This is a predicted structure of a 106-nucleotide RNA (SAM riboswitch aptamer (S box leader)) from Alteribacter natronophilus.
Lineage of the source: Bacteria > Bacillati > Bacillota > Bacillaceae > Alteribacter.

RNA sequence: CUCUUAUCCAGAGUGACCGAGGGACCAGGCCCGAUGACGUCCAGCAACCAUCCGCCAUGCGGAAAGGUGCUCCUUCCUGCAGAAUGCAAAUUCUGAGAGAUAAGGU
Numbered sequence: 001c002u003c004u005u006a007u008c009c010a011g012a013g014u015g016a017c018c019g020a021g022g023g024a025c026c027a028g029g030c031c032c033g034a035u036g037a038c039g040u041c042c043a044g045c046a047a048c049c050a051u052c053c054g055c056c057a058u059g060c061g062g063a064a065a066g067g068u069g070c071u072c073c074u075u076c077c078u079g080c081a082g083a084a085u086g087c088a089a090a091u092u093c094u095g096a097g098a099g100a101u102a103a104g105g106u
Stems, first nucleotide, its partner, number of pairs: 002105007013042001015041003021032003026079004043071003047068003051063005075098001080095006
């Protein structure tokens, strides 16, 4: 890089440094940002794996924070398909696609 499985409406800063853009790709919107965003450190949260405890036990609940991860707006929303409502514009729901994270595999 790629494949499989699971999850993605919750949670998490009045800190320090840096100094201009950032929110995956493309597009349309909408947000964050010199009242310092993004990023790094510290701090915090608790999704998966591992550890421990309990149980109605091959899973469920809890503890803690070891390995990763995460800490504006639902994966920020939409774009593709289907269904419902509606005169229409549009709204709502379901799914797919793409993405992110974890564990495992070639």